[in-house]
Predicted 3D model of a 101-nucleotide RNA (SAM riboswitch aptamer (S box leader)) from a Chloroflexia bacterium.

RNA sequence: CGCUCAUCCAGAGUGGUGGAGGGAUCGGCCCUUAGAAGCCCGGCAACCAGCGCGUGUACGCAUGGUGCCAAUUCCGGCGGUAGGUUUCCGCAAGAUGAGCG
Numbered sequence: 001c002g003c004u005c006a007u008c009c010a011g012a013g014u015g016g017u018g019g020a021g022g023g024a025u026c027g028g029c030c031c032u033u034a035g036a037a038g039c040c041c042g043g044c045a046a047c048c049a050g051c052g053c054g055u056g057u058a059c060g061c062a063u064g065g066u067g068c069c070a071a072u073u074c075c076g077g078c079g080g081u082a083g084g085u086u087u088c089c090g091c092a093a094g095a096u097g098a099g100c101g
Base pairs, nucleotide, nucleotide: 001101002100003099004098005097006096007095008094013041015040016039017038021031022030023029026076027075028074042069043068044067047065048064049063050061051060052059073093078090079089080088
């Protein structure tokens, strides 16, 4: 980088440092000097490994590997539905994990 599978309406600090951006992209709309991103500490969760219980359709722990900690993946984009500011469903795209190449 590509492919496959699974999940994405929950959850997560009144901390330190830093000093202007950030929310993937595009269009919106938001967050932000009452302090963005990043880093440190802290936390959430349970995908994989591990441990325990067990052999059930499982369950628990949270040691390790990730991941995550505004807003439904913030909303929309493409198709359909309904009927007319919109609702609902799906696809695409994206993110994360695991496996393979």

Source information
Its mean pLDDT, the model's own confidence on a scale to 100, is 81. The sequence was found by an Rfam model in a public genome assembly. The organism belongs to Chloroflexia, within Bacteria.